[in-house]
Molecule: transfer RNA
Organism: Mayamaea pseudoterrestris
């Protein structure tokens, strides 16, 4: 060069056209002589851009990332 695959919280994974979710993590309170552990509450998100569509994380185009195969 050329095909393909996968980007979603700080980490790991769901969701699939109708305003995003779980475990962890973080903070804060309870409990506890102290700490762990246990419980509650809160905090934080769809790689960019453009296009269809009343509506797009979802579906199309283009780039950028990382990963596989061919040359």
């Nucleotide at each position: 060069g050329c095909g393909g695959u996968u980007g979603u919280a700080g980490u790991u994974u769901a969701g699939u056209g109708g305003u995003a979710a779980a475990a962890u993590a973080g903070u804060u309170g309870c409990c506890u002589u102290c700490c762990a552990a246990g419980c509650a509450a809160u905090u934080g998100u769809c790689c960019a851009g453009g296009g269809u569509u009343c509506g797009a994380u979802u579906c199309c185009c283009u780039g950028c990332a990382a990963c596989c195969g061919c040359a």